[in-house]
Molecule: c-di-GMP-I riboswitch aptamer
Organism: Anaerolineae bacterium
RNA sequence: AAGAGCAAAGCCGGGGAAACCCGGCGACGCAAAGCCAGCGGGUCUAAAGUUGUCAAAACAACCAAGACCGCCCGGCUGCCGAA
Numbered sequence: 001a002a003g004a005g006c007a008a009a010g011c012c013g014g015g016g017a018a019a020c021c022c023g024g025c026g027a028c029g030c031a032a033a034g035c036c037a038g039c040g041g042g043u044c045u046a047a048a049g050u051u052g053u054c055a056a057a058a059c060a061a062c063c064a065a066g067a068c069c070g071c072c073c074g075g076c077u078g079c080c081g082a083a
Stems, first nucleotide, its partner, number of pairs: 005030002010025006028070001034076003038073001040072002042068003049062004
C1' cells in the first nucleotide's frame, strides 16, 4: 500500500456511593486503542471501616478489597507484506 478493525469527547438510556462500566448514536485518535490488574509502577474514587468535632445529624482526614490496559512496564495472542 490493499482489505479490514477499534472507537475519544459529547448526547440519550441503564448499573454503581463514586471513580467508572454496559448499550445506542458519534469519531479524537490508535499498527495491537486485542486480552490479562501481574501482591510491578502510576493515577482516580472512598461505600464500608477508623479517627476528629458534635447531644445528634452534617462535615473533615486516612484508607481499596473498588476503578483505569486509550498512563507506563510486563505477559499472551494477532491482519497485510514494498522495505